[in-house]
Molecule: Lysine riboswitch aptamer
Organism: bovine gut metagenome
RNA sequence: AAGUAGAGGUUGCAUUUUAAAAGAGUAAUAUGUAGGAUGCGUCAGCAGCAGAAGAAUACAUAUGAAAGGGUGAAAUGCCGAAAGAGAAUUCAGGCUGAUAUGAGUUUUCUUGGGGAUAGGAUUAACAGUCCUAUAACUGUCAUCUUACCAGUGAAGAUGGAGGGCUACUU
Numbered sequence: 001a002a003g004u005a006g007a008g009g010u011u012g013c014a015u016u017u018u019a020a021a022a023g024a025g026u027a028a029u030a031u032g033u034a035g036g037a038u039g040c041g042u043c044a045g046c047a048g049c050a051g052a053a054g055a056a057u058a059c060a061u062a063u064g065a066a067a068g069g070g071u072g073a074a075a076u077g078c079c080g081a082a083a084g085a086g087a088a089u090u091c092a093g094g095c096u097g098a099u100a101u102g103a104g105u106u107u108u109c110u111u112g113g114g115g116a117u118a119g120g121a122u123u124a125a126c127a128g129u130c131c132u133a134u135a136a137c138u139g140u141c142a143u144c145u146u147a148c149c150a151g152u153g154a155a156g157a158u159g160g161a162g163g164g165c166u167a168c169u170u
Stems, first nucleotide, its partner, number of pairs: 001170006009079001012078008028063007038050003041099006082111011112138002116134007140160007
């Protein structure tokens, strides 16, 4: 230098299936009343559709979901597992421009791991996620000390990062 195999854990990471909860008596649909000309993610333009046989909107009644996300269980693959942020770009919804949302691709950067607290953003939601900050825990390596002739270990302090660490082979 290369390869192989492993370890860390508030069950480490991700995926799939499944159960209940929440979403929510919400969206939507129908009817009625009011309303009276607009509505089709937002802002503009074009086109199309619906609309005085009544649009948007509001109220009442009846019927009444789903998705994303989280929790439990099972299975599978694994230890940059994987996750996140920025930028560019592609697709989606009739077309064009900007923007928002969702799903991808490329690239740069960050993170050893799982939590807690505070602020902000997102979200139905102090569920979760992201950003910033704070103080700890835990695993690993290095240095120093306890502490001594040597060895194996233990405890403490400080610091680093997974492109790391441990073992074996060439």